[in-house]
Order: sequence, then C1' cells, then structure tokens
RNA sequence: GGGGGUGUAGUGAAAUGGUAUCACAGGGGUCUCCAAAACCUCUAGCGGGGGUUCGAUUCCCUCCACCCCUG
Repeated sequence: GGGGGUGUAGUGAAAUGGUAUCACAGGGGUCUCCAAAACCUCUAGCGGGGGUUCGAUUCCCUCCACCCCUG
C1' cells in the first nucleotide's frame, strides 16, 4: 500500500428502518439486632461528520480508533 472485521451506559452483550433492551457495576429503599443474600426503584449509552428516508443503532459515503489477513 491492498483486503476484511469490530465500534451501543463504568463493564460485557442484544436490537433485520418505527418508544434503544438485558446482565453486572453504581445511587436510593424494603427486609435484618447488624451485615450478606433476596426483592423494589433510579441513574447512565448508539465512535465523528454528511447523505437517503415521514422516520436511521440499522441503508449509503467519508473520516477516526482497534484487530486480523496479505504485498
């Protein structure tokens, strides 16, 4: 240089164009003599930019980061 893949909450993962979901972690509560566990509840996210569309995490272009293959 060429080709391919991945990018979603603090972490790990879902979501085939229509309210972004789950687990763990974190905050608060119930329970308990205290704590753990369990249960309830809350917070927090689509890598950046542009395009298509009534509507984009999803489709297209481009850039960025990381990983793999190859000269």
Predicted 3D model of a 71-nucleotide RNA (transfer RNA) from a Candidatus Berkelbacteria bacterium.
Model confidence (mean pLDDT): 85 of 100.
The source organism's lineage runs through Bacteria, Bacteria candidate phyla and Candidatus Berkelbacteria.
Rfam family: tRNA. Gene Ontology term of the family: triplet codon-amino acid adaptor activity.